Context: one part of a larger RNA
RNA sequence: GAUUGAACGCUGGCGGCAUGCCUUACACAUGCAAGUCGAGCGGCAGCGCGGGGGCACCCUGGCGGCGAGCGGCGGACGGGUGAGUAAUGCAUCGGAACGUGUCCUGUCGUGGGGGAUAACCAGUCGAAAGAUUGGCUAAUACCGCAUGAGAUCUCACGAUGAAAGCGGGGGACCCGCAAGGGCCUCGCGCGACUGGAGCGGCCGAUGCCGGAUUAGCUUGUUGGCGGGGUAAAAGCCCACCAAGGCGACGAUCCGUAGCUGGUAUGAGAGUACGACCAGCCACACUGGGACUGAGACACGGCCCAGACUCCUACGGGAGGCAGCAGUGGGGAAUUUUGGACAAUGGGGGCAACCCUGAUCCAGCCAUGCCGCGUGUGUGAAGAAGGCCUUCGGGUUGUAAAGCACUUUCGGCCGGAACGAAAUCGCGCGGGUGAAUAUCCCGCGUGGAUGACGGUACCGGAAGAAGAAGCACCGGCUAACUACGUGCCAGCAGCCGCGGUAAUACGUAGGGUGCGAGCGUUAAUC
Numbered sequence: 001g002a003u004u005g006a007a008c009g010c011u012g013g014c015g016g017c018a019u020g021c022c023u024u025a026c027a028c029a030u031g032c033a034a035g036u037c038g039a040g041c042g043g044c045a046g047c048g049c050g051g052g053g054g055c056a057c058c059c060u061g062g063c064g065g066c067g068a069g070c071g072g073c074g075g076a077c078g079g080g081u082g083a084g085u086a087a088u089g090c091a092u093c094g095g096a097a098c099g100u101g102u103c104c105u106g107u108c109g110u111g112g113g114g115g116a117u118a119a120c121c122a123g124u125c126g127a128a129a130g131a132u133u134g135g136c137u138a139a140u141a142c143c144g145c146a147u148g149a150g151a152u153c154u155c156a157c158g159a160u161g162a163a164a165g166c167g168g169g170g171g172a173c174c175c176g177c178a179a180g181g182g183c184c185u186c187g188c189g190c191g192a193c194u195g196g197a198g199c200g201g202c203c204g205a206u207g208c209c210g211g212a213u214u215a216g217c218u219u220g221u222u223g224g225c226g227g228g229g230u231a232a233a234a235g236c237c238c239a240c241c242a243a244g245g246c247g248a249c250g251a252u253c254c255g256u257a258g259c260u261g262g263u264a265u266g267a268g269a270g271u272a273c274g275a276c277c278a279g280c281c282a283c284a285c286u287g288g289g290a291c292u293g294a295g296a297c298a299c300g301g302c303c304c305a306g307a308c309u310c311c312u313a314c315g316g317g318a319g320g321c322a323g324c325a326g327u328g329g330g331g332a333a334u335u336u337u338g339g340a341c342a343a344u345g346g347g348g349g350c351a352a353c354c355c356u357g358a359u360c361c362a363g364c365c366a367u368g369c370c371g372c373g374u375g376u377g378u379g380a381a382g383a384a385g386g387c388c389u390u391c392g393g394g395u396u397g398u399a400a401a402g403c404a405c406u407u408u409c410g411g412c413c414g415g416a417a418c419g420a421a422a423u424c425g426c427g428c429g430g431g432u433g434a435a436u437a438u439c440c441c442g443c444g445u446g447g448a449u450g451a452c453g454g455u456a457c458c459g460g461a462a463g464a465a466g467a468a469g470c471a472c473c474g475g476c477u478a479a480c481u482a483c484g485u486g487c488c489a490g491c492a493g494c495c496g497c498g499g500u501a502a503u504a505c506g507u508a509g510g511g512u513g514c515g516a517g518c519g520u521u522a523a524u525c
Base pairs, nucleotide, nucleotide: 001525002524003523004522006521007520008519009518010517013372014371015370016369017368018367020364021330026328027327028326030325031324032323035073036072037071040070041069043066044065047064048063049062050060051059052058053057080283081282082281089208090207091206092205093204094203095202098200099199100198103196104195106193107192108191109190110189111145113143114142120135121134122133123132124131125130151160152159153158165188166187167186168185169184170183173182174181175180209255210254211253216246217245218244221243222242223241224240226238227237228236258280259279260278261277262273263272264271265270285306286305287304288303289302308319309318310317311316336362338361339360340359344358345356346355347354348353375405376404377403378402385396386395387394388393409466412460413459414458415457419452424446425445426444427443428442429441430440431439469514470513471512472511473510474495475494476493480509481508482507483506484505490497491496
């Protein structure tokens, strides 16, 4: 000099954009942060409509819808943190023995049956959490049978193994009293397989902090055969056999640490760091475990143990902010218990839509960067006052006043956005189709939708009006005098100042530097 997720002192006008618990991975009150689907199912607790009744009320799933339940998909993403980890990690380059829900491409199917069970009803136990007995019922829940293009196994003969329906529309024909169904067709699904995309699991090589006042380490250890196991290679696991394997090119042990893209500095080489943003990893009160599933050994799932907190009728139960806010504590120190799903993205759904503390915004803080302002011109009687003085004067100083202007920003009044065109309606064209139906695609057209926000921005009226400090002035180092003090009080980054004329302490005048900041401290180069 540059830099910082900074803090402290003094000071502080406005705006834009960023950043904001670095310490106790300490403990957490409260609210919210993951739901959704009635176009899978039986139903109807509650609300509204319709209908009925002996109509203060009751009945009725007929309709809009829908609590709870069964079922599906999602909860493995998104969000947080950095404890652990020196390699089971990360970065780069390779590899072979793998998996893959949803999505895309293609092929073949989607036939026929069965038995249950929640909800519900009746009851029992319990303070509660909840548990339990009996009875009824449905499905895209569950289980057989059939079939098998392809798949798996195979001594290649053969064997094994699948599915689920739901919704929209329709001319003739068929069944039915009707509702409706068959039939046709479209959409969404379901099963098996092929290829793909993206994603993930695994292996190898090279590189990745300090210590030798850590020199030897290792028995599933190193390799083989045979098994088991996994989606998959492998001592991953097991039995047997062999006695190997690693190490001064630093094994082992100890300490420290998430890694990277990058960031800071520097001419570079290098050195230090890894906040924000992005990729990977690890963790979710502590330790262990599996279940479900395409995917987890699962932050807001389950089980066990432990510590802690809470409820309890003492028998027993409940909980996990390293999600967003917020509280206590720790600390030099780090924000609101805000708004909205309008946009982007995600989950569910045919859709409408619902959910989304992701996200987009707003709030707080000079924490940082950037921009702007605190006026402009003129004005010598060089006013007054202050300070110094050799008492002549000098300086503050065009500075002020005065005169003439301007009005950024701020305050006031008025207008007022972009971000929002998709989804949707209508028309036309194309595709599907028996079809002028439905559905899909394209084009045109119309309308709806804004948290931020009456914000940005624009216009108007008034008025210099509301807006400057901080540090320093002995040398390094730009900037000097007076008074006070008298080795005292004090200063100090180094050298050093102060013991009666101190440019070094304190105050004042003056000056220098930066400026909504300026200094100090800490840290890095």
Annotation
This is a predicted structure of a 525-nucleotide part of an RNA (small-subunit ribosomal RNA, 5' domain) from an uncultured bacterium. RNAcentral holds the full RNA, with entries from ENA. Its Rfam family is "Bacterial small subunit ribosomal RNA". Rfam links the family to the GO terms structural constituent of ribosome and ribosome. Model confidence (mean pLDDT): 88 of 100.